[in-house]
Molecule: transfer RNA
Organism: Candidatus Iainarchaeales archaeon
RNA sequence: GGGCCUAUGGUCUAGUGGUAUGACGUCACCUUGACAUGGUGAAGACCGCCGGUCCGAUUCCGGCUAGGCCCA
Numbered sequence: 001g002g003g004c005c006u007a008u009g010g011u012c013u014a015g016u017g018g019u020a021u022g023a024c025g026u027c028a029c030c031u032u033g034a035c036a037u038g039g040u041g042a043a044g045a046c047c048g049c050c051g052g053u054c055c056g057a058u059u060c061c062g063g064c065u066a067g068g069c070c071c072a
Stems, first nucleotide, its partner, number of pairs: 001071007010024003018055001026042005048064005
């Protein structure tokens, strides 16, 4: 220098254009003599950044940034 892949709550993750899913973790309550387990509920991400297309973009297109793999 060229090609490809990835970027979504604290962590991991689902999501083929219509107000983002689940698990773990956190908090509250129930259960216990207490803890653990279990049960119920809650908070928490405007989806890496900047543009474009579209009535509407996490999703499609372009550029950039960061990480990974391959080639030279």